A computed fold for a 71-nucleotide RNA from a Patescibacteria group bacterium, annotated as transfer RNA.

């Protein structure tokens, strides 16, 4: 170098172009003699930067960075 695929809370994964889910985790209660199990609350994310669109995680353009395939 060239083609494909990929990038979301701490960490694993959803999301027809229309409020960003779910689970663990972690805080806080409660509940238990204590720890754990169980229940309630709560915490925190869309790789950068244009563009189209009323609205973009999704679509288009360039870029950075993983992973495959080819030389």
């Nucleotide at each position: 170098u060239g083609c494909g695929g990929g990038a979301u809370g701490g960490u694993g994964u959803a999301a027809c172009g229309g409020u960003a889910a779910c689970a663990c985790g972690c805080u806080u209660g409660g509940u238990u003699u204590u720890g754990g199990u169980c229940c309630a609350a709560g915490u925190a994310a869309u790789c950068c930067a244009g563009g189209u669109u009323c609205g973009a995680u999704c679509c288009c353009u360039g870029g950075u960075c993983c992973c495959g395939c080819a030389g």
It matches the Rfam family "tRNA". The family's RNA type in Rfam is transfer RNA. The coordinates come from a structure-prediction model, not an experiment, and the mean pLDDT is 82.